[in-house]
Molecule: SAM riboswitch aptamer (S box leader)
Organism: Terriglobia bacterium
RNA sequence: AUUUCAUGCAGAGUGGCUGAGGGACGAGCCCGGUGAAGCCACGACAACCGGAUCGGGAUCAUCUAUCCCGGUCGCCUGGUGUCAACUCUCGCCCGGAAACGGGGGACAUGAAGU
Repeated sequence: AUUUCAUGCAGAGUGGCUGAGGGACGAGCCCGGUGAAGCCACGACAACCGGAUCGGGAUCAUCUAUCCCGGUCGCCUGGUGUCAACUCUCGCCCGGAAACGGGGGACAUGAAGU
């Protein structure tokens, strides 16, 4: 970089350095010198992977063992991620007078593969 799968209506910030942008893209609407983005320190949230534990199932004649599914725990300083607004809203299609609903796309994160 790309492919597949899962999730995206919940949750969680302070300080230091620095100094004008940021919310992916377009439009809107917001946030921002009462300090944006970035970096550092400490903290927090969450529970994708890992770990612990409980239950169920498959293979097996049985046990062991392996694998699958689900619940619980925030965890040996574990690997990531996140900490304004539903992924801030809409963007394409369908329904609807509208509000809105359903689907899709894009994007983000994780896991696995190339």